[in-house]
Context: one part of a larger RNA
Formats: sequence, C1' cells, structure tokens
RNA sequence: GCCAGGGAGUGCAUUUGAGUGGCGAGGGUAAUCUUACAAAGAGAACCCGAAGCGAAAGCAAUUGCCCGCAAGCAAUGAGGGGCAAGGUGUGAAAGUGCCUUUAGUCACUUGAAUGCGACCCGAAGCCAGACGAUCUAACCCAGGGUAAGGCGAAGCGGGGGUAAAACCUCGUGGAGGCCUGCAACUCUGCUACGAGCAAGUGCUAUCCUAACCUUGGGCUAGGGGUGAAAAGCCAAUCGAGUCUGGUGAUAGCUGGUUCCUGCUGAAGUUGGCCGCAGUCAAGUCUCGAGUGAGAUAGCUAAGAUGGUAGAGAUACUGAUUUUGGGUUUAGGCUUCGAAAGAAGUCGACCCUUUGUCAAACUCCGAAUAUUUUAGCGUCUAAGACCUCGGGAGACGGGGAUUCGGGGUAAACUUGAAUUCCGAGAGGGGAACAACCCAGACUAUAGUUAAGGUCCCAAAAACCAAUUAAGUGUUAUAGGCUGAAGAGCGUCAAUAGUCUAAGACAGCGAGGAGGUUGGCUCAGAAGCAGCCAUCCUAUAAUAAGUGCGUAACAGCUUACUCGUCAAGACUAUUGGCCUCCAAAAUGGACGGGGCUAAAUUGGUUACCGAUACUAUAGACCAUCUUCGGAUGUGUGGUAAGCAGGCGUUCUAUGAGGGCAGAAAUAUUCUCGCGAGAGGAUGUGGACCUCAUAGAAAUGAAAAUCCUGGC
Repeated sequence: GCCAGGGAGUGCAUUUGAGUGGCGAGGGUAAUCUUACAAAGAGAACCCGAAGCGAAAGCAAUUGCCCGCAAGCAAUGAGGGGCAAGGUGUGAAAGUGCCUUUAGUCACUUGAAUGCGACCCGAAGCCAGACGAUCUAACCCAGGGUAAGGCGAAGCGGGGGUAAAACCUCGUGGAGGCCUGCAACUCUGCUACGAGCAAGUGCUAUCCUAACCUUGGGCUAGGGGUGAAAAGCCAAUCGAGUCUGGUGAUAGCUGGUUCCUGCUGAAGUUGGCCGCAGUCAAGUCUCGAGUGAGAUAGCUAAGAUGGUAGAGAUACUGAUUUUGGGUUUAGGCUUCGAAAGAAGUCGACCCUUUGUCAAACUCCGAAUAUUUUAGCGUCUAAGACCUCGGGAGACGGGGAUUCGGGGUAAACUUGAAUUCCGAGAGGGGAACAACCCAGACUAUAGUUAAGGUCCCAAAAACCAAUUAAGUGUUAUAGGCUGAAGAGCGUCAAUAGUCUAAGACAGCGAGGAGGUUGGCUCAGAAGCAGCCAUCCUAUAAUAAGUGCGUAACAGCUUACUCGUCAAGACUAUUGGCCUCCAAAAUGGACGGGGCUAAAUUGGUUACCGAUACUAUAGACCAUCUUCGGAUGUGUGGUAAGCAGGCGUUCUAUGAGGGCAGAAAUAUUCUCGCGAGAGGAUGUGGACCUCAUAGAAAUGAAAAUCCUGGC
C1' cells in the first nucleotide's frame, strides 16, 4: 500500500416544545404488599393543576359593553380583539406593578437543553502509593593490576679546599601528580561503514606510580539522591525516574463521524464578554401554529427633503498671478537735505485690470437617492402582511465596477452601494473561484448568446479604404505598460500663396558704379565691432546670406534674364506606421503559419451552450367535473423539514426447503434511488413474507485498530 473484519449522537434523571392516546376541574401514583419474580389488584404518602397579590402580617377576583372571522337572508355570532370593572401591593391622593372572563394531567414516540465520560480518537501535564544504585554518581569495607626503557632530587662516601666551614669535583643513591612507551582507562581528529560487526563500529590520537585503573560486597531514592557543576547521572527513560492508580484528567485545538430521495436554503454583519481560533443576544435560514385583509420590491405622475458631482470668484473664508492708482502706514533700502522733511523703490492696506484654486469656501447647483400621495403592475380568503412558538448554522470571507480615507506603490489596507464567487455546473476567454454569455429535472431534435468561421478545430464571403512596420493577428476587462517628445514614412481634410503674362526644382548667364560708406583700428575693403543704410545705371544687383583672407583677393546667396515645361510651396488638423523601447536557461499571436488569415467602415450568411423552442417523460405545488389542467416550479455548501430502502432479533399470522435452504459466481428484468425479483452453475441445511415491536442497525477516509498478502 491493498484486502477482510472492527470502528463514532447512547443510557438515566430533570426541564421545555411537538405528535398520538386515556381521563378531565381534575389527572397520576411511588416505595411496598399480593401474585406464577406474568397480568390484574391493593397502596393518597406525595406530585402537577384548579387564585392571586404582598418582604411580611395578611387580604383575596363580580361581571358588563363594543367590534368582529367562520356560519347565516338578517338579527346574531363559539373562538378572537378592544374598553370598562374586579383582587392585591404601594401611595395622602392622582396614579402605577402583578393578576382575573377556567384546562389540566398521565403514558408512549420524537426535537432540544442541563447534569453525568455524554458523538469518537488524541495531549503535554497534576497528585497518591509502590518498585528501582546488576547501568551510572559519590562514599565505605575487603581484594587485584600497572611490560620495558630514560632523566638522575635529597642524603651518604672518596678527593680537593678552609683555621674550621662554605664551596668545587668524582662516585653512590633512587626522588618525581617527571619523560618515551605496552596492557588498562580515555576519546583529539578523520568520516569509511551506518537495515551495521556495533542504538555506534573502524582508523588515528591522548594518557599510563597516580586527583591512577579495576573486581566483589555495602550505603544514599524522586522535589529526593549523587554531582572536580554538563541541569550531568539515578537500568537504551531525567529542567524532576519507572510502574500502577485517581482516569474515559481536561483540550474554546486538529482529525474522523457509515443508506436513498424530495422541499426550502444561509452567514462571515451589529452589540457584550481577559473578548479577538471562542461564546451569548440581535439580524439572516427552516418548520409549525394563530389571526383575518390588505401588502408591495418595480414603473409612471405630482409634491416634499437635501447642498454632493459640477461650477464659481466685487457672494463670504482662505490661498494665489498680473496691471494701474491711492494711503504715510510705528516697516526695510537708496538718494537729496544742516534739519524739518522730500523723492524713488520693495513691503503692508484700500480701489481697480488680468489669470488661477479648496475635504474642513459657497452667490449657485444637478442626476441618482430618500420620502408622501395617486394610478398601473405584482402577491393575496387556495390566507398575504403581521404575531407567537420549535430547530439551526454562522459571527476568519473574497473578487469586480463606481464613489471615498490611508499609502510612492502593491495580488496593499480601510469604508459605502451594486453584483458575483463562497454555496454555481454549462459555453467563451489557449490553460485560469469570482471577466463576457448563461442560472443545469431527464431524454431527443432544432434555434441562438458571448465568441468565432486558413490548418490544428465546428463554421465565410463580398464591397470600400489603410498599414510594409511581421506593425498586427492578445486587451473588449484581466497576464506589465508602450509615455513625454520626435519623423521630408505614408494617407486624408482644411486654409492660404505662386502659376501658361510660364510657377517650383535643375541647368546657362548676370549679380554692377559712387565706394575701400563713415568711425574704430596695426589693418577693418559687404562679411571683428559701432553708427548710418543713401544715390546712379539697370532685366536685376543688399553700403550685403554664408564660407574665406593678416588685410585684399576668391567662392556663394539674395535679386534678374534665358532654357524647360505643369503644377508647386507653406501652415494647421486627423488616420495608420516608425524611433523613443533595457534582464538575466532558448521561446512564444495558444501553435503552425499569415501581407491578409492585419487594421478601419459596411453588408449578408454560417458555426456555436445544460440559454430559448418543440416533443415525450418524472417529481413538486395548486386546483380538479378525478379525465386532467396550470405553474416568471425542480443549481445548491452549512442548516431545517418530509417520505422511504436495507441489517439483526421478538410477537402474531402465512409460508418455502435434500424433487436442494442460506451463501456465492455469471447474467437478465424492474425501480429516480437506497434496493428488489428472476435464470443458470457452485453449495449442502436451513430460510422468508405481511403487520406490529426492539435496536451494540448501514464506512472510503480518523498518520484509525487487528489480521492476511
């Protein structure tokens, strides 16, 4: 891992609802007795109800009137609603709190709550009592062990030396937590092995007469021991051993929780909480009952509310650009003046011109919104709206669009409205919870939506333009975007100028004289700079457009003529395109590929979904003349409600079986399904149906348990 078997809402008590039944102003017994340990009977102690109010003493509910559903011709009218009245507490009173016009109780079944293990499995832990020092830590008692070699302390002896010593030297001697190095003990490095030789080994290494190693015996015990101290060790267990018990500790946390179908169908919001992984109340979902007539999301019309979007600026507050003028206005600077003071300028304030702003500005001011009324529409005596009651789940949300707050920004954060995902399948978007289309009862056929129609891959063509960049074929929203700016790329529009009296471009020719204008300057001659910028001849020709020279010279332009021959030039706007344009493995229009199979405008076809239509069928709801009809019914997580299938056993009734029961293999039929029935083989002795009843009653999951493979 697979298979088989096992495996999770149970029991009792109390409370509170619902259903059914008994009795009913009453209802019921409990223990116990009797009896066959049956049933029946006895048993009133006790419990609930029939009266409440008050802390208590205590006091203590008589009824009436109106409306009105069903019904009924009507009057009326059970139940229902309202008003009055009554009881009691309080109060001086007014008033006010609770109660009163009668339904309970017992049993069974069932929903839920509470207490118990309380749906099942799961802690780390806490406490008690025992058992442990054969491992290991310390200590005690009795023992055992440490190859070999080296160094050579004190002391002692000989010699030298001295007055005697000290001292020197040669021997002897054998000290030492000394040295080298076996055994033993230890464990520094390496990292081979590591399902092993081994819950560590191997290799290498330290140390080895001592604070040494070691055997046997003994002693210290769990908040305790022991510890040259690492919270180490105390039997592969130690920041408090192990075993058993308390014990099914507790777990707001994780996981799991077993058959079918039908109806409805959520919430992630508000408030409280040592509350934030939870829970309670409200809201939201579901089921039932009551009441008895209107309810109302939508649309239209009329009215009302308001100060947002926008807009505005002699309509305020505040900010702010510019022009002109005014005022001395306790200011700054400059000039003049001996001073007084005056002038200029900047600033301040006032008036004025011009330009621009605001969430906490408004002279203005929408749409949407909110609200009232009326009409239409929708729902409604087949009972709406509303009220009461039983049961929940949920109280981690998320995306998009629009409008806000925070933030440089974010698949960011925090709000409001709508919508979708959550709990929503199908088609499209290459793939893709929330983007587009569209809300799936079943089957068959057709028609469309979004999106598409060269091939992958169902389906296409035409008309008129644009693009040459593989731009593009993705974006309509999402996977980054493709900006400012630029383009004599190209297409179009508008406006204007020139043009057959010849434009524009090219080519041919001219482009002169006064004069080298004056000044300046070393020089300045069209061309460093300053000033002026005239006149003449001419078809035209600047006191000169650029290059150039030291200065001249030279080249060129403006300007003119000729030639040629028909459009040329300028500006603005728009479309497509280009540049701008950079990321890390080689790469993405989905790919192939495409010059349309790209882009723009238009036209007509076709494809394409669980959408729509048709036919047939199922279920649900309502009605029914019981034939059927109708339905803007039948997606669905948590959850509520309803009806069924199956397993084991019991009672009663009815049956089957060696002429073959249960079980099992293959197969057929029926049922929406859980499932049911049949046939054939195997099998070889029990089994079933109906109606009731009782449950240790349904497995694919729990790192589930046991077994097998």
A computed fold for a 709-nucleotide part of an RNA from a Candidatus Woesearchaeota archaeon, annotated as large-subunit ribosomal RNA, domain II. The coordinates come from a structure-prediction model, not an experiment, and the mean pLDDT is 81. The source organism's lineage runs through Archaea, Nanobdellati and Candidatus Woesearchaeota. Rfam family: Archaeal large subunit ribosomal RNA.